């Protein structure tokens, strides 16, 4: 050095063009002697960066930065 995959909530992934979600963890209530499991309820994401196509971009195409795999 050449090639390929990936980057979305604290962790683990959903979303493939029209208002960004689940589960796990937190939080705050019910329950309980306490805690736990369950119920209920919230909070919690400039969707790596940058720019570009569109009337609209997490998604589609360039360009950088990360981590993975394969090559030499």
């Nucleotide at each position: 050095g050449g090639g390929g995959g990936u980057g979305u909530a604290g962790c683990u992934c959903a979303g493939u063009g029209g208002u960004a979600g689940a589960g796990c963890a937190u939080u705050c209530g019910a329950c309980u002697g306490u805690a736990g499991a369950u119920c209920g309820a919230g909070a919690g994401g400039u969707c790596c960066c940058u720019g570009g196509c569109u009337c609209a971009a997490a998604c589609c195409g360039g360009g950088g930065c990360g981590c993975c795999c394969c090559u030499u």
Predicted 3D model of a 72-nucleotide RNA (transfer RNA) from Homarus americanus. Rfam family: tRNA. NCBI's taxonomy places the organism under Eukaryota, Eumetazoa, Decapoda, Astacidea, Homarus. The coordinates come from a structure-prediction model, not an experiment, and the mean pLDDT is 83. The sequence is in RNAcentral, with records from Ensembl Metazoa and Rfam.